The part of an RNA shown here (large-subunit ribosomal RNA, domain II) has 687 nucleotides and comes from Saccharothrix xinjiangensis. The full RNA is in RNAcentral, with records from ENA. Taxonomically the source falls in Saccharothrix (Bacteria, Bacillati, Actinomycetota, Pseudonocardiales).

[in-house]
Context: one part of a larger RNA
RNA sequence: GCCUGCGAGUUAGUGCUGCGUGGCGAGGUUAACCCGUGUGGGGUAGCCGUAGCGAAAGCGAGUCCGAAUAGGGCGUUCAUAGUCGCGUGGUCUAGACCCGAAGCGGAGUGAUCUAGCCAUGGCCAGGGUGAAGCGUGGGUAAGACCGCGUGGAGGCCCGAACCCACCAGGGUUGAAAACCUGGGGGAUGAGCUGUGGUUAGGGGUGAAAGGCCAAUCAAACUCCGUGAUAGCUGGUUCUCCCCGAAAUGCAUUUAGGUGCAGCGUCGUGUGUUUCGUGCCGGAGGUAGAGCACUGGAUGGUCUAGGGGGCCCACAAGCUUACCGAAAUCAACCAAACUCCGAAUGCCGGUACGUGAGAGCGCGGCAGUGAGACUGCGGGGGAUAAGCUUCGUAGUCGAGAGGGAAACAGCCCAGAACGCCGGCUAAGGCCCCUAAGUGUGUGCUAAGUGGGAAAGGAUGUGGGGUCGCCCAGACAACCAGGAGGUUGGCUUAGAAGCAGCCACCCUUUAAAGAGUGCGUAAUAGCUCACUGGUCAAGUGGUCCUGCGCCGACAAUGUAGCGGGGCUUAAGCACACCGCCGAAGCCGUGUCAUUCAGAUGUAGGUCUGGAUGGGUAGGGGAGCGUCGUUCAGCCAUUGAAGCGCCGGAGGAAUCCAGGUGUGGAGGCUGGACGAGUGAGAAUGCAGGC
Numbered sequence: 001g002c003c004u005g006c007g008a009g010u011u012a013g014u015g016c017u018g019c020g021u022g023g024c025g026a027g028g029u030u031a032a033c034c035c036g037u038g039u040g041g042g043g044u045a046g047c048c049g050u051a052g053c054g055a056a057a058g059c060g061a062g063u064c065c066g067a068a069u070a071g072g073g074c075g076u077u078c079a080u081a082g083u084c085g086c087g088u089g090g091u092c093u094a095g096a097c098c099c100g101a102a103g104c105g106g107a108g109u110g111a112u113c114u115a116g117c118c119a120u121g122g123c124c125a126g127g128g129u130g131a132a133g134c135g136u137g138g139g140u141a142a143g144a145c146c147g148c149g150u151g152g153a154g155g156c157c158c159g160a161a162c163c164c165a166c167c168a169g170g171g172u173u174g175a176a177a178a179c180c181u182g183g184g185g186g187a188u189g190a191g192c193u194g195u196g197g198u199u200a201g202g203g204g205u206g207a208a209a210g211g212c213c214a215a216u217c218a219a220a221c222u223c224c225g226u227g228a229u230a231g232c233u234g235g236u237u238c239u240c241c242c243c244g245a246a247a248u249g250c251a252u253u254u255a256g257g258u259g260c261a262g263c264g265u266c267g268u269g270u271g272u273u274u275c276g277u278g279c280c281g282g283a284g285g286u287a288g289a290g291c292a293c294u295g296g297a298u299g300g301u302c303u304a305g306g307g308g309g310c311c312c313a314c315a316a317g318c319u320u321a322c323c324g325a326a327a328u329c330a331a332c333c334a335a336a337c338u339c340c341g342a343a344u345g346c347c348g349g350u351a352c353g354u355g356a357g358a359g360c361g362c363g364g365c366a367g368u369g370a371g372a373c374u375g376c377g378g379g380g381g382a383u384a385a386g387c388u389u390c391g392u393a394g395u396c397g398a399g400a401g402g403g404a405a406a407c408a409g410c411c412c413a414g415a416a417c418g419c420c421g422g423c424u425a426a427g428g429c430c431c432c433u434a435a436g437u438g439u440g441u442g443c444u445a446a447g448u449g450g451g452a453a454a455g456g457a458u459g460u461g462g463g464g465u466c467g468c469c470c471a472g473a474c475a476a477c478c479a480g481g482a483g484g485u486u487g488g489c490u491u492a493g494a495a496g497c498a499g500c501c502a503c504c505c506u507u508u509a510a511a512g513a514g515u516g517c518g519u520a521a522u523a524g525c526u527c528a529c530u531g532g533u534c535a536a537g538u539g540g541u542c543c544u545g546c547g548c549c550g551a552c553a554a555u556g557u558a559g560c561g562g563g564g565c566u567u568a569a570g571c572a573c574a575c576c577g578c579c580g581a582a583g584c585c586g587u588g589u590c591a592u593u594c595a596g597a598u599g600u601a602g603g604u605c606u607g608g609a610u611g612g613g614u615a616g617g618g619g620a621g622c623g624u625c626g627u628u629c630a631g632c633c634a635u636u637g638a639a640g641c642g643c644c645g646g647a648g649g650a651a652u653c654c655a656g657g658u659g660u661g662g663a664g665g666c667u668g669g670a671c672g673a674g675u676g677a678g679a680a681u682g683c684a685g686g687c
Base pairs, nucleotide, nucleotide: 001687002686003685004684005683006682011094012093013092015091016090017089018088019087020086021085022084023083024082027048028047029046033042034041035040052059053058062074063073064072065071097235098234100232104225105224106223107222108221109220115199116198117197118196119195120194121193122192123191124189126158127157128156129154133150134149135148136147137146138145162186163185164184166183167182168181169180170179201217203213204212205211238621239620240619241618242617243616248261249260250259251258252257262368263367264365265364266363267362268361269360270359273358275353276352277351278350279349280348281347282346288340289338290337294334295333296332298330299329300328301327305323306322307320308319309318310317371396372395373394374393375392376391377390378389379388380387401412402411403410416589417588418587419586421585422584423583427579428578429577430563431562432561436576438575439574440573441572442571443570449565455549456548459546460545461544462543463542464541465540466539467538468537476533477532478531479530480529482506483505484504487501488500489499512527516525517524590611591610592609593608594607595606596605597604598603622676624673625672626671627670628669629668630667631666632665633664640660641659642658643657644656645654646653647652
């Protein structure tokens, strides 16, 4: 891992409360117990109901508060409806659907592992060093002291046994739940070790690491309290039919829990009260706008006041490209500004439509109370986030199908079942790939399409507007482009052309006191401006369509799904046709529900509507084991098992056939459950 079996809403209570059903009914009913063995009889204590109110005494269709014959609270009314069983939904108390802690307490068992201690034994190859003491020689007054020898000390040295465990490698489903190999440390000592004994769980022991106390230690192990508790996780077993949520508000030692409400379902009552649109009547201060208020904020005018300057003994006066209140003019800004002010939405009335799994009341049973994205209106954030928080609508959640290459939340569309029938939606129609290489008119040249900004540009199409132009424009070419004058100043110089000031006059077809290059300064080249040649358009600016640049990333083209596409297979506008879904239609069938008809015991027929579905509510069934009653089958072969065949809407069943098997089994009614397995790191066994 698979297979087989086992494996989770049970039971109790004269509990409580609904629903279904039955008995009796203003009543209903017994409990213990007795007689006793029939689901029998007795037993009236008690309980519920028939009256309430008050804390109570108490009073009573009333009563309580109150001084009250006031007012108010709770009751009375209409003739009532209860009570006792059974079944079933829920609830309470119990382990209470099942499994699961870490833990807490009690009583015991452990020192054969290990820690310390006690008693009694054992063990430490070999080699080295050479303390004290002693002897002797030297030495001294005597010593001290020195040499040589002897001696054999030491938590001394080297190193086996023995003990330890520092490093590395291996091992790591191991040979081993701590090992192996090679090195390493101690090795006469605080040494190692045998045997016997001792200390026990908030206790021991500890050269102290929270170490060790039997592979278990920040409180051992065993049993018991015990099915501790678990607002937590996991699991919870047959089928079909109808409806179908929530992820919100308030509160919470509350935030992943719970209570009440909201939203679901079932029953019952009410009977259009619902919803939509039109009209009528309302409340309102948002969007926008505005500046009349409150504030903000720019410039001008004017100017109180202040500063500076002049004047001045003081006072005063004059002045100012300084600051500047108020006033005023112009142009602005505001969630907490409003002289104004919509559209929607909301409330009421009314008419019409709607007739629905509408609305509302009461009651039984829930689940939900982590929501997600998208559009729109806001707050927070950075006018960031697949961000966060509200409102509003949709979808997902709980929704399949088609489209978006793929893609819960986007677009289309809501799947009862069958069909090798039809029409459409979104989206598509060159090939992959169903349907147009469709029609008409334009645009794009960038593979733009098929990613992107500020900004940049004689890309190109369309539309305005303003210049110049056959009295000849624009471009090109030929020619002129002069004189006063080298203007004045400045300067070493300054002559059109470093800089400053001015920018006139003359001759002219025209020519600046000079547009640029140039020189040390001149010179020189050129431009403006003019004539000629030529011959028809040529410039500026604004709006707009489509393009261009801006444009750099990590596995491989890789920013059309791909191939590929250029009067398109791109873009814009218009048109015709087609494809395309579980939508719609056709056709057959089933179910739910309503209405009608018929029949009346269920039922049948016709017509309409309905039938996606998680949590969850409701309904109807299938199957297993057993009890009982009735009826059957079976050695001429029961159950079980295998194969074949058949039936039903499903769970399932068999009128059957056949093989195996060898003794029980089935049908119908009623009743009762240890009643359905794929999941729980489920349990046991097998492989």